Predicted 3D model of a 1445-nucleotide RNA (small-subunit ribosomal RNA) from an uncultured bacterium.
RNA sequence: GAUGAACGCUGGCGGCGUGCUUAACACAUGCAAGUCGAACGGAACACCCUUGAAGGAGUUUUCGGACAACUGAGAGGACUGUUUAGUGGCGGACGGGUGAGUAACGCGUGAGUAACCUGCCUUGGAGUGGGGAAUAACACAAAGAAAUUUGUGCUAAUACCGCAUAAUGCAGCUGAGUCGCAUGGCUCUGGCUGCCAAAGAUUUAUCGCUCUGAGAUGGACUCGCGUCUGAUUAGCUAGUUGGCGGGGUAACGGCCCACCAAGGCGACGAUCGGUAGCCGGACUGAGAGGUUGAACGGCCACAUUGGGACUGAGACACGGCCCAGACUCCUACGGGAGGCAGCAGUGGGGGAUAUUGCACAAUGGGGGAAACCCUGAUGCAGCGAUGCCGCGUGAGUGAAGACGGCCUUCGGGUUGUAAAGCUCUGUCGCAGAGGACGAAAAUGACGGUACUCUGCAAGAAAGCUCCGGCUAACUACGUGCCAGCAGCCACGGUAAUACGUAGGGAGCAAGCGUUGUCCGGAAUUACUGGGUGUAAAGGGAGCGUAGGCGGGAGGAUAAGUUGAAUGUGAAAUCUAUGGGCUCAACCCAUAGCUGCGUUCAAAACUGUUCUUCUUGAGUGAAGUAGAGGCAGGCGGAAUUCCUAGUGUAGCGGUGAAAUGCGUAGAUAUUAGGAGGAACACCAGUGGCGAAGGCGGCCUGCUGGGCUUUUACUGACGCUGAGGCUCGAAAGCGUGGGUAGCAAACAGGAUUAGAUACCCUGGUAGUCCACGCGGUAAACGAUGAUUACUAGGUGUGGGUGGACUGACCCCAUCCGUGCCGGAGUUAACACAAUAAGUAAUCCACCUAGGGAGUACGGCCGCAAGGUUGAAACUCAAAGGAAUUGACGGGGGCCCGCACAAGCAGUGGAGUAUGUGGUUUAAUUCGACGCAACGCGAAGAACCUAACCAGGUCUUGACAUCAAGUGACGGAUGUAGAGAUACAUCUUCCCUUCGGGGCACGAAGACAGGUGGUGCAUGGUUGUCGUCAGCUCGUGUCGUGAGAUGUUGGGUUAAGUCCCGCAACGAGCGCAACCCUUACCGUUAGUUGCUACGCAAGAGCACUCUAAUGGGACUGCCGUUGACAAAACGGAGGAAGGUGGGGAUGACGUCAAAUCAUCAUGCCCUUUAUGACCUGGGCGACACACGUACUACAAUGGCGAUGAACAGAGGGAGGCAAAACCGCGAGGUGGAGCAAACCCCUAAAAAUCGUCUCAGUUCGGAUUGUAGGCUGAAACCCGCCUGCAUGAAGUCGGAAUUGCUAGUAAUCGCGGAUCAGCAUGCCGCGGUGAAUACGUUCCCGGGCCUUGUACACACCGCCCGUCACACCAUGAGAGCCGGUAACACCCGAAGUCAGAAGCCUAACCGCAAGGAGGGCGCUGCCGAAGGUGGGAUUGGUAAUUGGGGUG
Repeated sequence: GAUGAACGCUGGCGGCGUGCUUAACACAUGCAAGUCGAACGGAACACCCUUGAAGGAGUUUUCGGACAACUGAGAGGACUGUUUAGUGGCGGACGGGUGAGUAACGCGUGAGUAACCUGCCUUGGAGUGGGGAAUAACACAAAGAAAUUUGUGCUAAUACCGCAUAAUGCAGCUGAGUCGCAUGGCUCUGGCUGCCAAAGAUUUAUCGCUCUGAGAUGGACUCGCGUCUGAUUAGCUAGUUGGCGGGGUAACGGCCCACCAAGGCGACGAUCGGUAGCCGGACUGAGAGGUUGAACGGCCACAUUGGGACUGAGACACGGCCCAGACUCCUACGGGAGGCAGCAGUGGGGGAUAUUGCACAAUGGGGGAAACCCUGAUGCAGCGAUGCCGCGUGAGUGAAGACGGCCUUCGGGUUGUAAAGCUCUGUCGCAGAGGACGAAAAUGACGGUACUCUGCAAGAAAGCUCCGGCUAACUACGUGCCAGCAGCCACGGUAAUACGUAGGGAGCAAGCGUUGUCCGGAAUUACUGGGUGUAAAGGGAGCGUAGGCGGGAGGAUAAGUUGAAUGUGAAAUCUAUGGGCUCAACCCAUAGCUGCGUUCAAAACUGUUCUUCUUGAGUGAAGUAGAGGCAGGCGGAAUUCCUAGUGUAGCGGUGAAAUGCGUAGAUAUUAGGAGGAACACCAGUGGCGAAGGCGGCCUGCUGGGCUUUUACUGACGCUGAGGCUCGAAAGCGUGGGUAGCAAACAGGAUUAGAUACCCUGGUAGUCCACGCGGUAAACGAUGAUUACUAGGUGUGGGUGGACUGACCCCAUCCGUGCCGGAGUUAACACAAUAAGUAAUCCACCUAGGGAGUACGGCCGCAAGGUUGAAACUCAAAGGAAUUGACGGGGGCCCGCACAAGCAGUGGAGUAUGUGGUUUAAUUCGACGCAACGCGAAGAACCUAACCAGGUCUUGACAUCAAGUGACGGAUGUAGAGAUACAUCUUCCCUUCGGGGCACGAAGACAGGUGGUGCAUGGUUGUCGUCAGCUCGUGUCGUGAGAUGUUGGGUUAAGUCCCGCAACGAGCGCAACCCUUACCGUUAGUUGCUACGCAAGAGCACUCUAAUGGGACUGCCGUUGACAAAACGGAGGAAGGUGGGGAUGACGUCAAAUCAUCAUGCCCUUUAUGACCUGGGCGACACACGUACUACAAUGGCGAUGAACAGAGGGAGGCAAAACCGCGAGGUGGAGCAAACCCCUAAAAAUCGUCUCAGUUCGGAUUGUAGGCUGAAACCCGCCUGCAUGAAGUCGGAAUUGCUAGUAAUCGCGGAUCAGCAUGCCGCGGUGAAUACGUUCCCGGGCCUUGUACACACCGCCCGUCACACCAUGAGAGCCGGUAACACCCGAAGUCAGAAGCCUAACCGCAAGGAGGGCGCUGCCGAAGGUGGGAUUGGUAAUUGGGGUG
């Protein structure tokens, strides 16, 4: 884009189309094929005539009756009219429906029939004479429920049958001419013989009838070409193929039959299986194509299933017949009837498809002389937005930018001129009036329709889908991996433009979306127009058949090719132009329309044929290299074994061992022998071969190549489906052989295990002969052949030139390598040995998996090979390259990373933190390094978030606010307290406006240590103080990206130097800052002192604190590349960033923190908020981390005093002296807001003693007596005295810190703090050991390499097993379908035969005959039955693998 569509939501009008795609399933009811009385005899009715039962107005009457118009049953007659059951004629073979079957001369296209038929129609010719016998209807009788049937009798015809006439008809014989490819045809109205016809009707115009010629129309048959799919269908065929002779037919023909022959079809796809009506056309597409065959038109086939004929011009017949089967209906059970795939309609099936309508007015058909009749063909109407086309749902104006809605940064924005309002118009609508064309004289279903005019009034008339990207269109709320969405990617786990709703927007519009199907995009089956080194794809290799393709010159031909003319290419459709409906859809007209046929022409190219050539190819001659092949023989080295000698305790083997061998003498060594297999060095990206492959030497046989030559042939060539041959290793069969090696196997090790890797043994096998097998990463992952297209450099084999010359050099041919340009390529790469440019032929590919599997076939002894699917499943699988990350990859380098050392932890007790457990609660957070003496720089109450109980609800706290004036304090009572009650007391400031403070109803709101650190800010940790991380411009690459930043050196450093398609720059490094080490200057009190003390004085020194200096590889030497720099030295307080600190690039870890703080969203609001009391955070079978104290003699205890620090703190504070106490401490209160006073005593050190023990070590635990702080030490503080005196004797595996004023050790201070430190943060005292070095462990940096990793190795990922589901193979079998075959039975019926019976026309005087009918028999023959196979489905216990989770 399209649709015979369906579904969801919605729906105003009209025109034109269209409407069972499924069950060729079954059908109630009505209709769809009749007509002709001018073919015929009847019948009925009407009219007429005659007769006339009966009734009878009226007249008359002797009242008995008579006459009687009129009505009129019935009977008879004939003219006429109407109708029509039957006979007869024509038509029911057309029209209408459907697509089951059919892969076929069925269809399409083009030819042919000299092998044919044709009613009605047109046009010619001729004729229509004279007879006969029946029969339906009808009547009567009979059978039957019915359908229907039978018998007897009567009758007509345009029904039926003889006779006459007859040709240009038909048949036979025959003559002449002429035509055709052949059989043969035509003409001469050739000749002779034989045969064949008729019907009448009428209104007298005509219409019929018979024979015959021609035409037209319609049909029949034959042929060329075209017409789906499967080779996992390769052979098929017996009337089969042909002939002769018959039969049959309209006609040819094995169409049928008898006989004869053995043919016919097939790889150019027979046969078989599956599917299917074919075409004009339709849809799509630029086209070529692909798909399709509804509606309209042509052909075919079918009519409940199968078979059959009859009639007829035509049928083997949709609304005819017979038979058989299935089904339905009626029945009196004996028998009968039926066929909607005609139009409507019903049931059913289905996602789904309409009215039991009107009319023959038009067009057409049948019958008829006609009027006319019939016509569900057809014309119309109805239903369905089912499609196409057209129209409308209003137009203008209108800003207070209304109300409402939605959003909001609260300002506004948007809906939006949209609405309302005002002014108009009248498509459509409603009402009224007129009113067609279609109809040539009449006749209109549609239809009072289309259309026209008038009036009315915006009145009745808009939805659907979408809004993450593709793809036009965004916000809010709800939801919270739920509900849902989804075409692909994907969305949704609490801020969803993706779900749902709303507002807004976008698109289309009486429709809009969804689904199904087809084409396109898809160059994604590639003819136009693709590929095969690595993405899927070159056959393992050769020879060669068919086939395809093929060198130069000339002649001929005209099959292909090209041109012209012509026939056909139905109509419709389509395209172009023009026209008609108001336009359009729609309709009409004209022209064109790729093919096929015929004729003529051309001769370049291809083909065919003839002649010729030598360059392709081949032969010959002369040389030449070689692991080319096959067979035979020979050789030495080595291994093993055997024998003998020497010799003694081990050998062997491994990472280390063991199994194994050896005192019965091994290994080692010497000599001799046996046997098998393989051939070191030469040896080479060297050689040969088609590939596999080929390696000692010699001989024989043999294949191929190359070079030179140009004698010969004269295109003999290339490729190659099938086919044939060769074909590593392993394997198989038979028979040998077996030294070494070595699957299986055994043992020993390794290991969690080790059916492995390692070791010791060891059988098939490896070897030979003859067979089989036929596969490999059979690889250059690159088919064969030919030609062309820059170079350079090796190497193997020839030849030529030059040269004195084997060399060297130059040229050339054939092979084999490397590098490289153009070109190619997705890139990698290839590049004269192409993956370049061209040509020919073959093979192969078409997403991954399933699967090279299953089934079937073929091959094989087997193993197996070859050919080779599907269901199902996924959105990828794959290639090349890029950046990272990673590696039990490589190179370089660094770090207390290892090593070298010192001291520890891990064991004990205690402290503290954590886990776990417990609990009413043990609040919460932190979890490898980078949580665990962490938040917490200090939980008895408070803190405090937890628990129990008791209380409050605008609240403990903030803002607004009517009103009030208190609030508060004191005392008392109740209570655990919060709180409640009672009594007493009671405002302040003021510019007089008010303000402050407090109470307070109601309400906005407060409050939350409630949730989310995965919504956040801020802050922090970590890699890591590691040296890295980037940018601009340029250049390279299709691109991701690269370069710079890599390389050579150097550094602590991307620090610096050199080089370089790079040149520069930024954040990091370094430096600038603080401190410490030296010095100068300045300033000096509370500091210092050269004053005996104090005072005073002074500022040299110490010190304090401000400012400068000093260090830069600056100097010298060596090394280095003349660089950067390194090493050594001098000087210097300090030397190569002097020591320490602060300082932390781009980023990583969704790292930590919502409980510091801030904050979005959510939750809560008489509670998750607030207050109070008590408890808990302190529990305790256990486990871990971090510390302290120890285990002792480098020590404990005691003593000595003249010892020696630094840095801090102090007012609710530090506190001296003195006194009391054993002590903690108390009393006391000088001094000090501090270089002034106080804390403050430093401790290790030194001396004495103890003498190796659970101790004079160690101090836990417990008892008791006290002290301090504090309302308060029970849970639950610290300290002291006395007493008690546990574990512990240096710590397993493992593991930590530290490179110098460091480790270790010793004490001191501070923050927090009422009190409470073994923690933390600082301070100084004493003061070591070691570093060979970078192999290893850990972490890191740079370069390089591999990668299937990219949430990046804590990655990815393989297989079994367990479970669930799905499809599928096998399967003892079981149940169906289909098409054939063999046999049996054999209906109807044609044909043939013909004994029986019957019989009108004709013949015959008759008997009888001819002819006909019934019956019977035979061949064939549908359905049916039996049988064995074939093929294809379904199903099955069990079983195999596969897929998904």

Overview:
Its Rfam family is "Bacterial small subunit ribosomal RNA". Its family is annotated with ribosome and structural constituent of ribosome in the Gene Ontology. Its mean pLDDT, the model's own confidence on a scale to 100, is 82.